[in-house]
RNA sequence: AGGCGGUUUAGCUUAGUGGUAGAGCAUCUGUCUUGUAAACAGAAGGUCGAGGGUUCAAUCCCCUCAGCUGCCU
Numbered sequence: 001a002g003g004c005g006g007u008u009u010a011g012c013u014u015a016g017u018g019g020u021a022g023a024g025c026a027u028c029u030g031u032c033u034u035g036u037a038a039a040c041a042g043a044a045g046g047u048c049g050a051g052g053g054u055u056c057a058a059u060c061c062c063c064u065c066a067g068c069u070g071c072c073u
Stems, first nucleotide, its partner, number of pairs: 001073008011025004019056001027043005049065005
């Protein structure tokens, strides 16, 4: 470099396989404590990698591109 796959969702790790996105950790606030931590309660944080297509409706299905990664040459 070429070919064939996997993967991309919150700061991090990830669930969600058509019906307007959840969890854990971290962060912030409160309770508790002499104080900190821990524990408990609550809050904030996502245009679901980018663009296009199908559909009444797309994180999900299809196409192209990009990042990461595996195998083969």

Transfer RNA from Entamoeba marina, 73 nucleotides, folded computationally. Rfam family: tRNA. By type it is a transfer RNA.